Record summary:
Bacterial RNase P class A from a Deltaproteobacteria bacterium, 398 nucleotides, folded computationally.
RNA sequence: AGAGCAGGUCGGAUGAUCGCUGGUCCGGGUUUCCGGGCUGGAGGAAAGUCCGAGCUCCGCAGGGCAGGAUGGUCGCUAACGGCGACUGGGGGCGACCCUAAGGAAAGUGCCACAGAAAAUAUACCGCCCCGAGGAUAUGCAUUUUUGCUAUCUAUCGGAGUAAGGGUGAAAAGGUGAGGUAAGAGCUCACCAGUUUCCCGGGUGACCGGGAAAGCUUGGUAAACCCCAUCCGGAGCAAGACCAAAUAGGAGGACGUUUGAGAGUGGCCCGUUCGAGGUCCUCGGGUAGUGUCGCUUGAGGCAGCAGGCAACUGCUGUCCCAGAUGAAUGAUCAUCGCCCCUCUGGCCGGGUUACCGGACAAAGGGGGACAGAACUCGGCUUACAGACCUGCUCUGAUA
Numbered sequence: 001a002g003a004g005c006a007g008g009u010c011g012g013a014u015g016a017u018c019g020c021u022g023g024u025c026c027g028g029g030u031u032u033c034c035g036g037g038c039u040g041g042a043g044g045a046a047a048g049u050c051c052g053a054g055c056u057c058c059g060c061a062g063g064g065c066a067g068g069a070u071g072g073u074c075g076c077u078a079a080c081g082g083c084g085a086c087u088g089g090g091g092g093c094g095a096c097c098c099u100a101a102g103g104a105a106a107g108u109g110c111c112a113c114a115g116a117a118a119a120u121a122u123a124c125c126g127c128c129c130c131g132a133g134g135a136u137a138u139g140c141a142u143u144u145u146u147g148c149u150a151u152c153u154a155u156c157g158g159a160g161u162a163a164g165g166g167u168g169a170a171a172a173g174g175u176g177a178g179g180u181a182a183g184a185g186c187u188c189a190c191c192a193g194u195u196u197c198c199c200g201g202g203u204g205a206c207c208g209g210g211a212a213a214g215c216u217u218g219g220u221a222a223a224c225c226c227c228a229u230c231c232g233g234a235g236c237a238a239g240a241c242c243a244a245a246u247a248g249g250a251g252g253a254c255g256u257u258u259g260a261g262a263g264u265g266g267c268c269c270g271u272u273c274g275a276g277g278u279c280c281u282c283g284g285g286u287a288g289u290g291u292c293g294c295u296u297g298a299g300g301c302a303g304c305a306g307g308c309a310a311c312u313g314c315u316g317u318c319c320c321a322g323a324u325g326a327a328u329g330a331u332c333a334u335c336g337c338c339c340c341u342c343u344g345g346c347c348g349g350g351u352u353a354c355c356g357g358a359c360a361a362a363g364g365g366g367g368a369c370a371g372a373a374c375u376c377g378g379c380u381u382a383c384a385g386a387c388c389u390g391c392u393c394u395g396a397u398a
Base pairs, nucleotide, nucleotide: 001394002393003392004391005390006389007388008387009386010385012335013334014333015332016331017330018329020041021040022039023038024037025036026035027034028033043369047380048379050378051377052376053375054374055235056234057233058232062269063268064267065266067231068230069229070228071227072086073085074084075083076082087101088099089098090097091096102226103225107224108223109220110219111218124165125164126161127160129158130157131156132155133153134152135151136150137149139148140147141146173191174190175189176188177187178186192216194213195212196211197210198209199208200207201206239292240291241290242288249282250281251280252279253278254277261273262272263271299318300317301316302315303314304313305312306311337366338365339364340363341362343360344359346357347356348355349354
């Protein structure tokens, strides 16, 4: 100097004028309201509505089945499908990144095409042996015909082989030696894998080492499935209260303790309510710009201590939006940031022309993603520009 990896911060500032709104105080007015002082007023994602909770309600919310979610280990947390650290596997030279990471020997399914054959899986090419046929031999025997033996064989038939070759993402562990008719863990040596046992380290997943044995059992569960753990439901349009109104009208079904019907995911059991009872259908009336819920919290900030970290504890300090057709804004000026043009001198290269870099003045332009609606912890997605910290690799110089 360049190229990267991981984490974090900001994402405008100041002043003036006008406007809106919450709280509080004062004055006027005494229903609503008006004026003034002080003070507060959108986000890192407020987005998505994907998870988890707090809170509210459901007449006791129990058990089982179905269903759903998660899936290495250990921690953190109110909890989670989240976070941290570690382990296994994969990628990268590396800093680092990804992981849907229990079980294929409980069962079922699938593995296109190619290939002989894709798992109770084979014989296409090839190799060896036997028989028949054929050929050859200055081989042997034989009077001749011919017989025997040896070698070869593009032919036919039978039997053996899974070593070599081919196909494929993957085809019955690998290398070497012996052995065989030819071969094969058939045998042996060294490796890899599997199973069992032992030793050491670790909370654990797991890692390292040793011994023995059969010699070797494809992959796929983000296919069905099996195993382990967990799971009431609905949701602030939840819900509570005040106000207002009524035609408790008409019809129907079932039932009256041998129990109709209702009870907040589905079904069953249990259980609760239930007798002028329960449910269904039709019809009629009322509902306010109502009040609360509504913002003090698993809260923020700072310091100290513990912990590798996530995070926890202690001390101190602060109050930091509560709107309801929906406030939190608009205008102007200056400064700051980014981009472009032109000018200026400086530095470097270059003979000139010219090229590049940083800085300054003037002019012009720009400023991302995007707005609370009960609250919080996460995840995911979007984001112009500016900056900070640590680490890796490459090159040059000293």

The model forms 95% of the base pairs in the Rfam consensus. Rfam family: Bacterial RNase P class A. Its family is annotated with ribonuclease P activity, dimeric ribonuclease P complex and tRNA processing in the Gene Ontology. Rfam classes the family as a ribozyme. The source organism's lineage runs through Bacteria, Pseudomonadati, Myxococcota and Myxococcia.